[in-house]
Context: one part of a larger RNA
RNA sequence: CUGGGCGUAAAGGGCGUGCAGGCGGCCUGGCAAGUCGAAAGUGAAAUCCCUCGGCUCAACCGAGGAACUGCUUUCGAAACUGCUGGGCUAGAGACUGGGAGGGGACAGUGGAAUUCCCGGUGUAGCGGUGAAAUGCGUAGAUAUCGGGAGGAACACCAGUGGCGAAGGCGACUGUCUGGACCAGUUCUGACGCUGAGACGCGAAAGCGUGGGGAGCAAACAGGAUUAGAUACCCUGGUAGUCCACGCUGUAAACGAUGGGCACUCGAUGUCGCGGGUAUUGACCCCUGCGAUGUCCAAGUUAACGCGAUAAGUGCCCCGCCUGGGGAGUACGGUCGCAAGGCUGAAACUC
Numbered sequence: 001c002u003g004g005g006c007g008u009a010a011a012g013g014g015c016g017u018g019c020a021g022g023c024g025g026c027c028u029g030g031c032a033a034g035u036c037g038a039a040a041g042u043g044a045a046a047u048c049c050c051u052c053g054g055c056u057c058a059a060c061c062g063a064g065g066a067a068c069u070g071c072u073u074u075c076g077a078a079a080c081u082g083c084u085g086g087g088c089u090a091g092a093g094a095c096u097g098g099g100a101g102g103g104g105a106c107a108g109u110g111g112a113a114u115u116c117c118c119g120g121u122g123u124a125g126c127g128g129u130g131a132a133a134u135g136c137g138u139a140g141a142u143a144u145c146g147g148g149a150g151g152a153a154c155a156c157c158a159g160u161g162g163c164g165a166a167g168g169c170g171a172c173u174g175u176c177u178g179g180a181c182c183a184g185u186u187c188u189g190a191c192g193c194u195g196a197g198a199c200g201c202g203a204a205a206g207c208g209u210g211g212g213g214a215g216c217a218a219a220c221a222g223g224a225u226u227a228g229a230u231a232c233c234c235u236g237g238u239a240g241u242c243c244a245c246g247c248u249g250u251a252a253a254c255g256a257u258g259g260g261c262a263c264u265c266g267a268u269g270u271c272g273c274g275g276g277u278a279u280u281g282a283c284c285c286c287u288g289c290g291a292u293g294u295c296c297a298a299g300u301u302a303a304c305g306c307g308a309u310a311a312g313u314g315c316c317c318c319g320c321c322u323g324g325g326g327a328g329u330a331c332g333g334u335c336g337c338a339a340g341g342c343u344g345a346a347a348c349u350c
Stems, first nucleotide, its partner, number of pairs: 003322004007304002012318001014201004021194003025088007033081002035077008049065006091191001092188003095184004103177007110154001115149007125136002162169002206247006215241002220236004258317006266295011299306002323350003332343004
């Protein structure tokens, strides 16, 4: 240096942006570094291989040949790679015009409900469970009507639906803002793909400072249950859940399936934007592009299954795996306020 793999057996990085690097469309001129051919020089001897010979054979030894697959120089070739010049538009991007969307940030607004407070009516229960009890209530609860306060979440619409790179995103309005898609085919002219490091984003829980606190609710307390019950059930209840700023950086961060391009039967549902036909118009019908599902052919797979959104057939780039336990531990390094994260063994043992 090399093998085989990564949906479920060990193995896809949580996701993106992107420097270096690797890889890279069509036509054409030049160069000749890679590449190819020829020649010359060199590639010590021994060793290895072939032939012959010498010790009775062999090992061993002697002679000749081949080989030493390499390097250097010169001449030559120009298809491919590379470098360089010119051109192109099929990749990529821009422009113009559109419609869709819980994509993001900030500000404001709204109604239902829970709880609490005040007042009215009203009286003995309420609540809770398998059954109960703790608890609440004659200091007037529960129920019911009116008024008020405050916080959090947004019923129906709602979907097998939409958007986002992922995490994730759901009341309404406004402001700011990202992306995708369709149509036109006006412009740029390979500007591309991937991406070690790096940088950014990153559910929940957790941490720091300050606010907020209705409901819910780790911890905690009590009541039950039970042989016990540090639980499941019940009554309470603090962190937290919410907001601002900062940190943490993890997950069954899952499609357990990295990204990009190309190629390879059919059937069918849904969403967005178009075109055609018809029509007063729309629906229906036919059809294009993009998105998202289901079933299936070939193929593939250990099987299950996957099957144009591949786990099929190829190419490019990155990450990762290499028996189980020890162990995602120890040590060291590094990041963090901490909790801990990242990196990550060995002895020993089966």
A computed fold for a 350-nucleotide part of an RNA from an uncultured bacterium, annotated as small-subunit ribosomal RNA, central domain. Its mean pLDDT, the model's own confidence on a scale to 100, is 87.